[in-house]
RNA sequence: GCCCCUGUAGCUCAAUGGUCAGAGCGGGCGCCUUAUAAGCGCCUGAUCCUGGUUCGAUUCCAGGCAGGGGCACCA
Numbered sequence: 001g002c003c004c005c006u007g008u009a010g011c012u013c014a015a016u017g018g019u020c021a022g023a024g025c026g027g028g029c030g031c032c033u034u035a036u037a038a039g040c041g042c043c044u045g046a047u048c049c050u051g052g053u054u055c056g057a058u059u060c061c062a063g064g065c066a067g068g069g070g071c072a073c074c075a
Base pairs, nucleotide, nucleotide: 001071002070003069004068005067006066007065010025011024012023013022018055026044027043028042029041030040031039048064049063050062051061052060
């Protein structure tokens, strides 16, 4: 340098055009307990960036950025 894949919450994953982006773990508060743990309830928090298509984009397209993999170059 070229090609492929991925980018959603603090972490791991859903949602593949259509109501207000959902769950587990985590964090906070409460209930329970003599107390802790476990359990139960409530709360918390996200679509990498810029454009385009569309009535409507997390989803489709282009460019960029970041990560991973492969190939090439490396007198």